[in-house]
Parts: sequence; C1' cells; structure tokens
RNA sequence: AAUUGGGUCCCAUGCGGCGAAACCUUCCGAACCGUGUCAGGUCCUGGCGGAAGCAGCACUAAGGAAGUGCUUUCGGGCGACGUGGGCGCACCUGGUUUGG
Repeated sequence: AAUUGGGUCCCAUGCGGCGAAACCUUCCGAACCGUGUCAGGUCCUGGCGGAAGCAGCACUAAGGAAGUGCUUUCGGGCGACGUGGGCGCACCUGGUUUGG
C1' cells in the first nucleotide's frame, strides 16, 4: 500500500429481566332499590295453620385492600444476550499478499 473478516452504528426478530393491567387466592364490602334465613311485630283464618316481611345473621355483587405466579396482554434511549438483514463514510481490531 492492496485485499479481506469481525465489532461499534441502523432495522427486524427471539430470549431474559423491569413496569403496568387482567386472571387466580384470601379479607373487607348492600338501612331500602341482591339472595337465603327471618326474632319481634303486622295481616288472613272460627280454628288448624298460612302470607308478606323490618332488624339481626350468613353468602356475595359493584368496588376496595393484601399476596402469589413453569399464566395472558401491553410498554420502553433495560441487556458487553442470540439470529437475520443493511451500511461500507468514520473509528477499533484480526488475517493474507506485496514493497521499503
């Protein structure tokens, strides 16, 4: 000096991890406009019995709180992680050849 490989760079994609949401488990959660059981009381009946049903209690809804994940979805100037493609202007690094 020539030539060539790889990396930094760009795009796509995969993986991991981070964050959020959903799902899952537990708990809380309805004066009446949820369910069940309905003390007391009310109503019907000659009576036997029956009816509706407040409070209370229980179970839950909407919603809220906590916890967890071989779960799902979404997100990004997370990754000295992978794969494919692009750029050959610049920088880094390796090989080969030639000349001094």